Molecule: SAM riboswitch aptamer (S box leader)
Organism: Chloroflexota bacterium
RNA sequence: CGCUUAUCAAGAGGGGUUGAGGGAUCCGGCCCUGCGAAACCCCGGCAGCCUGCCUCCAUCAGGCAAGGUGCCAACUCCGGUCCCCCGGUGCGCCGGGAGAAAGAUGAGAG
Numbered sequence: 001c002g003c004u005u006a007u008c009a010a011g012a013g014g015g016g017u018u019g020a021g022g023g024a025u026c027c028g029g030c031c032c033u034g035c036g037a038a039a040c041c042c043c044g045g046c047a048g049c050c051u052g053c054c055u056c057c058a059u060c061a062g063g064c065a066a067g068g069u070g071c072c073a074a075c076u077c078c079g080g081u082c083c084c085c086c087g088g089u090g091c092g093c094c095g096g097g098a099g100a101a102a103g104a105u106g107a108g109a110g
Stems, first nucleotide, its partner, number of pairs: 001110001003108006013043005021032003026080004044072003049068002051065005076102001081100002084097005
């Protein structure tokens, strides 16, 4: 870097350094931010994917732990592009819903 696969409505913040941006990308919206953004460091926490242990011959399933990751504003903040369904329509489109795509994270094989 692309591929496969699972999950994504829950959960969890203080301090230090620093100093203007940030919410993936483009557009629009909305929001966070000098009462300190992003980044880095320390400590703390959440969760339980991988892992370990227990029940079990084993699978499944359940439980416990927290070693490897991950995460700690807002559903992946919301919409867009494609497809399907429902409703409305002044036929331009509008509203609602499901999915895909895209993205994030884990695991796996390259």